[in-house]
Context: one part of a larger RNA
Molecule: large-subunit ribosomal RNA, domain I
Organism: Hadesarchaea archaeon
RNA sequence: CCUCCUAGUGGAUGGUUCGGUUCGGGCGCCGAAGAAGGUCGUGACAAGCUGCGAUAAGCCCGGUCGAGGCGCAUGUAGCCUUAGAAGCCGGGAUUACCUAAUGGGACAUCCUGUCAUGGAAAACCCAUGGCGUUCGCGGCAGCGAACGGGAACCCCACGAAAUGAAACAUCUUAGUAAUGGGUGGAAGAGAAAGCAACUGCGAUGCCCUCAGUAACGGCGAGUGAAAGGGGCACAGGGCAAACCGAACCUGGUCGGGAAACCGACUGGGGAUUUGGAGUUGAAGGACCCAAUUGCCACCUCCUCGAUUAAGCUGAAGUCCACUGGAACGUGGCGCCAAAGAGGGUGAAAGCCCCGUAAGCGCAAGUCGAAAGGUGUAGAAUUGGGUAUCCUGAGUACCGUGCAUUGGAUUUUGCGCGGGAAGCUAGGAGAAAUAACUCCUAACCCUAAACACGUCCCGAGACCGAUAGUGAACGUAGUACCGUGAGGGAAAACUGAAAAGCAUCCCGAGAGGGAGAUUAAAAGAGCCUGAAACUAGGUGGUC
Numbered sequence: 001c002c003u004c005c006u007a008g009u010g011g012a013u014g015g016u017u018c019g020g021u022u023c024g025g026g027c028g029c030c031g032a033a034g035a036a037g038g039u040c041g042u043g044a045c046a047a048g049c050u051g052c053g054a055u056a057a058g059c060c061c062g063g064u065c066g067a068g069g070c071g072c073a074u075g076u077a078g079c080c081u082u083a084g085a086a087g088c089c090g091g092g093a094u095u096a097c098c099u100a101a102u103g104g105g106a107c108a109u110c111c112u113g114u115c116a117u118g119g120a121a122a123a124c125c126c127a128u129g130g131c132g133u134u135c136g137c138g139g140c141a142g143c144g145a146a147c148g149g150g151a152a153c154c155c156c157a158c159g160a161a162a163u164g165a166a167a168c169a170u171c172u173u174a175g176u177a178a179u180g181g182g183u184g185g186a187a188g189a190g191a192a193a194g195c196a197a198c199u200g201c202g203a204u205g206c207c208c209u210c211a212g213u214a215a216c217g218g219c220g221a222g223u224g225a226a227a228g229g230g231g232c233a234c235a236g237g238g239c240a241a242a243c244c245g246a247a248c249c250u251g252g253u254c255g256g257g258a259a260a261c262c263g264a265c266u267g268g269g270g271a272u273u274u275g276g277a278g279u280u281g282a283a284g285g286a287c288c289c290a291a292u293u294g295c296c297a298c299c300u301c302c303u304c305g306a307u308u309a310a311g312c313u314g315a316a317g318u319c320c321a322c323u324g325g326a327a328c329g330u331g332g333c334g335c336c337a338a339a340g341a342g343g344g345u346g347a348a349a350g351c352c353c354c355g356u357a358a359g360c361g362c363a364a365g366u367c368g369a370a371a372g373g374u375g376u377a378g379a380a381u382u383g384g385g386u387a388u389c390c391u392g393a394g395u396a397c398c399g400u401g402c403a404u405u406g407g408a409u410u411u412u413g414c415g416c417g418g419g420a421a422g423c424u425a426g427g428a429g430a431a432a433u434a435a436c437u438c439c440u441a442a443c444c445c446u447a448a449a450c451a452c453g454u455c456c457c458g459a460g461a462c463c464g465a466u467a468g469u470g471a472a473c474g475u476a477g478u479a480c481c482g483u484g485a486g487g488g489a490a491a492a493c494u495g496a497a498a499a500g501c502a503u504c505c506c507g508a509g510a511g512g513g514a515g516a517u518u519a520a521a522a523g524a525g526c527c528u529g530a531a532a533c534u535a536g537g538u539g540g541u542c
Stems, first nucleotide, its partner, number of pairs: 001540002004537005014527001015493002019463002021460006027453002029149002037098003040053003044076002048072002059092006068080003103112003113131007132147006153184001154182004164171001168218001194201002205232005215223002236445003239392001243276002247274001248269009281423001283391004287385007296375005303369005311360003317333001318349001319332004334351002336340001342354003397418007425440005480487002500526001503514004
C1' cells in the first nucleotide's frame, strides 16, 4: 500500500402517515345588543398549547349516550358519577382590559372626569347607569341610522415603470401593478330611440364558434371586435306627465284577532303635491260612449307533508389440524350477502371489532299543501269615437379640444362654445344626402344561468418527510435575523404489549459485568441502518 473481516460514525434507502395538494359538491357575511384581532388572567400543584372569562379547562335548560370521568398530559393528592357523570348536539347565561372604541386624554391593553341614582343625612369614598362624531326625525326630553372588519371574487375612481419595438419619443407593457372608495353572498348588466338587410330576430349575462377575421397601428413592434350560428338559463315590472283634487301615509295608547287586518282616541307628515288613474311604437294613454270575467293579493291558530343535530338498528365461524411469540397464514369442513367500500385487531379477516348495503330519528327552524280568514276606490279584459290634452331639455344634435376604443371622417366619455322638435313628432341603420326599414332617448327596479373560497363534506392512474403548504412534530409565521417595512428555518417512526432491564458485583458518578424482560434488545435522537470517514485485526506484497 492492497483485499477482506469486526466495530464505530453517519442518516441514505425501503416501508409507514393524525399533513399537504388538486378536483367536485355544499355553504357564504360579521359589527355600537361592541366585531375581526389582541393583552391580561383562569387549573390543588401549571411553563407552553387548547378551552374559558372575576360565574374564568367552566354555569343553566333540553336532547343523545350508557360506565366511566376530572383537555394535550401516562404523576401525586383529592373529587364527580346508574338520583345517569364525562362526551356529543341544540338553546341560554356570564363574557376583565384594549381595539371602529364612542365621556376626556394617551407611548393600544394605561391615566382621569362629569351627571343621575343607591349606600340614613353633609363631605370623602364605593357601586350601577348615562355622557362620541356625522346625518335624519323631533313634541327640543330625546329617538333612529351610519362608522370598523372579511381569503379571494365584484363595481367605481385614480393610475405607473421595468419590458417589447433588437436604440427611442407616438406605440407597447396596460387601463396591468400599486393606491383610494363601496356592496353582496355573489356583484355588475338587463326588458331596444337594439340588431339586421328587403328574408327576418326580439331584455341581460355566461360558454363554444365566428376569428387572430373586419378594423386599428412610427400600417413598425404589435393590438383586435361585432352581427350571425350552437348551447346554459329564462321573467318581466314600476314611475314622471295628461285627468281627479286630500279621497293619502304614519308614531303612541286602547279594544278585537293566531296573524293578515279592522275600529276608536290623540299627535305627526303631506299643496316645495300625499293618494287614485296611467306607462306605450301595429303608437299608447288621458278624455267621451258602451260592455265582460269573478278572475287577484296577503296571513297561518289548527291539520298534513318534506327537509334538518347529536344519535340508533344493522347478516354470517372466532369449528378442527399444522407452523408460529401471536393466526388474519396453510390444509379440511361451514355460513351471510340490498352488506366481498374501508379501517382495526400480536402476520394477509366478507362471517372478531368499528363499519358497509338498507332503514330509523326528536326539539327549534325553514319550505310546501289544504282549509279558513283579511283586503273591495283590490285584479284583468273588450268594442267604438279621435275634436282636445299628455308621453322625461341645457336634453337630442352641431362645432372644437383632450382622453379612450378594433371603431377607421363612422366607439364611448369629458371640457368649452352654440342649441331643437313636440306625433303632420323624434332617433338609428359604420361620413353625408334621398328612398326604404327598424326603433321611441334624455326616470327607476328585476330572479336564474356565470366569479371566488375564509369555511364544511367527499374523492384522486397527485406528494410521501431535502417531497407535499413556509409549517405532518403540541414553541410555525414559532425560534432566529432586522431600528423598521420585512425576512424566516430545522425538527415524524422503541415494542404486539412498557413487559422501559428486578436482583447481585465493580465504580464517587457516568458507566461496565452477571442476570432478567422480549419473537428480537428493538434499550429511549430506540424500525430499516447504504456511502464517505475513523479504529482494530487476518492475509498478501515489498